A computed fold for an 87-nucleotide RNA from a Bacillota bacterium, annotated as c-di-GMP-I riboswitch aptamer. Of the family's consensus pairs, 95% are formed in the model. Model confidence (mean pLDDT): 88 of 100. Rfam family: c-di-GMP-I riboswitch aptamer. About the family: GEMM was predicted in a large-scale screen for bacterial structured RNA regulatory elements. It was read from a public genome assembly, where an Rfam model found it. The organism belongs to Bacillota, within Bacteria.
């Protein structure tokens, strides 16, 4: 080094909610909380997914449909790093 992860031990991260902040949504971010997590750490690179502001089309008009340059690694998947233990 690879591989494995125990009803075990250090440490560790936090969904759902709440209450604030950002956003146009989706969502993020804080601070409480803890469903879960062996990479639930880090890259939106391929696949999904979720919005739909610019913008296009259609309306007299609300609105409708399309659209990702937006989000999501706590959907899969690669990649790249790594803590503790060897039951």
């Nucleotide at each position: 080094u690879c591989c494995c992860g125990a009803a075990a031990a250090a440490g560790g991260c936090a969904a759902a909610c709440u209450u604030g902040u950002c956003g146009a949504a989706a969502g993020a971010g804080a601070a409480g909380g803890a469903c879960g997590c062996a990479a639930a750490g880090c890259u939106a690179c391929g696949g999904g997914u979720c919005u739909a502001a610019c913008g296009g089309u259609g309306u007299a008009a609300c609105c409708a449909c399309c659209a990702a340059u937006g989000a999501u690694c706590g959907c899969c998947g690669a990649g790249c790093u790594g803590c503790c233990g060897g039951a």